[in-house]
RNA sequence: AGGUGGAGGUCGCAAUAUUUAUUAGUAACUUUAUUGAGAUUUAGGAGUCGUUGAUAUAAAGUAAAAGGAAAUAUUGCCGAAAUGAUAUGUAACCUAAAUACAUAUUGUUGGGGCUAUGUUGAAUAAGCAUAGAACUGUCAUAACAGUGAUGUUAUGUUGAGCUACUU
Numbered sequence: 001a002g003g004u005g006g007a008g009g010u011c012g013c014a015a016u017a018u019u020u021a022u023u024a025g026u027a028a029c030u031u032u033a034u035u036g037a038g039a040u041u042u043a044g045g046a047g048u049c050g051u052u053g054a055u056a057u058a059a060a061g062u063a064a065a066a067g068g069a070a071a072u073a074u075u076g077c078c079g080a081a082a083u084g085a086u087a088u089g090u091a092a093c094c095u096a097a098a099u100a101c102a103u104a105u106u107g108u109u110g111g112g113g114c115u116a117u118g119u120u121g122a123a124u125a126a127g128c129a130u131a132g133a134a135c136u137g138u139c140a141u142a143a144c145a146g147u148g149a150u151g152u153u154a155u156g157u158u159g160a161g162c163u164a165c166u167u
Stems, first nucleotide, its partner, number of pairs: 001167006009078001012077009028062007038049003041097005081109011110136002114132007137158001139156007
């Protein structure tokens, strides 16, 4: 240097399925009253609907869903995975932007919580980013204990790492 296999954590990471709560008595639809020319994510174009009433407001009736979350089960795993930037592609009529998803390159992050700020979100749930003080795993150094393996304390580092076997 190469190959194969392992460990961290009782909230390790991610995916799928089922159930449940929330979303919500909300959107949408129908009726009535008022308003009176626009509506269709933003801008432009095209198209469709609209004075046989668009849109908006109020009342009544009917009444969801997706994303996200929890529990259970199963599967794949230990850069598992997440995320920033750039490029490309897909989605809805066309173009551009925005949004969502996927791929590639590159950067950051050992791991899971807590707190604060910002952001996404219906949300006080949860996610993401940044910061802070601790906990924990790996390795190294020092001291002490121990026959030894090793353990405790302190400090520093962190995954392209560490560790076992093998060429």